[in-house]
Notes:
A computed fold for a 253-nucleotide part of an RNA from a soil metagenome, annotated as large-subunit ribosomal RNA, domain VI.

Context: one part of a larger RNA
RNA sequence: CGUUGGAGAUUUGAAGGGAGCUGUCCUUAGUACGAGAGGACCGGGAUGGACAGACCUCUGGUGUACCAGUUGUCCUGCCAAGGGCACUGCUGGGUAGCCAAGUUUGGAAAGGAUAAACGCUGAAAGCAUCUAAGCGUGAAGCCCCCCCUAAGAUAAGAUCUCCUUAUCAGACCCCUUGUAGACGACAAGGUUGAUAGGCUGGAGGUGGAAGUGCAGUAAUGCAUGCAGCUGACCAGUACUAAUCGGUCGAAAG
Numbered sequence: 001c002g003u004u005g006g007a008g009a010u011u012u013g014a015a016g017g018g019a020g021c022u023g024u025c026c027u028u029a030g031u032a033c034g035a036g037a038g039g040a041c042c043g044g045g046a047u048g049g050a051c052a053g054a055c056c057u058c059u060g061g062u063g064u065a066c067c068a069g070u071u072g073u074c075c076u077g078c079c080a081a082g083g084g085c086a087c088u089g090c091u092g093g094g095u096a097g098c099c100a101a102g103u104u105u106g107g108a109a110a111g112g113a114u115a116a117a118c119g120c121u122g123a124a125a126g127c128a129u130c131u132a133a134g135c136g137u138g139a140a141g142c143c144c145c146c147c148c149u150a151a152g153a154u155a156a157g158a159u160c161u162c163c164u165u166a167u168c169a170g171a172c173c174c175c176u177u178g179u180a181g182a183c184g185a186c187a188a189g190g191u192u193g194a195u196a197g198g199c200u201g202g203a204g205g206u207g208g209a210a211g212u213g214c215a216g217u218a219a220u221g222c223a224u225g226c227a228g229c230u231g232a233c234c235a236g237u238a239c240u241a242a243u244c245g246g247u248c249g250a251a252a253g
Base pairs, nucleotide, nucleotide: 001152005163006162007161008160009159010158011157015149016148017147018146021049022048023047024046025045026044027043033038051106052105053104054103055102059100060099061098062097066093067092068091069090070089071086072085073084074083075082076081111143112142117137118136119135120134170248171247172246173245174190175189176188177187178186195241196240197239198237199236200235201234202233204230205229206228211224212223213222214221215220
């Protein structure tokens, strides 16, 4: 820009893409078959491998603004307590998120037309013949079925609802943001508000803070005290910031 008024939702599916794998074991059954050795079809069930999708409850990895321990040095006048630097100084753990080695799901089943092949009926050719007319069975393959995209499918589809003459319906600018993200976009919100921050409470993490008291010459230990601290997690709460505003925006009978 188009889709022949303008919008907000919900959709159909032309078409395109994805997937499509396979082992072992049990049973049928030591049956059919076979002198024996051996050893099934068909059918039913279980469990794996590789691959793919999703997810983070569990197991773990990472987790440089979480917690703790600790070395050297400088600083906060000193003690104590802390801070900076040294690869995040080093070390032990670790929330969210992301992730796999973790969890879970998938290949299926059904239908249609067929290939090779196997048939029925059956003449040409009084017989025979699956074929010439006609009718079947038949594959991991084909078309469907399953999943995803999808009306610029210009043949531009459908349904519901809203708006009617000068700004309406609605959308955007702007702002707070994240489940989204290179930027646009998308999504949640903008005081009729829990969108983000703060605060409060909780979860989870760390692992027992500082100060004080006690014991010990001291290092240190114990008590106060499941302590103190705590990024992303879950709630609550308008304290702070989403103020005030502006722009675009509809026709034929």
Its Rfam family is "Bacterial large subunit ribosomal RNA". Gene Ontology terms of the family: ribosome and structural constituent of ribosome. The coordinates come from a structure-prediction model, not an experiment, and the mean pLDDT is 88.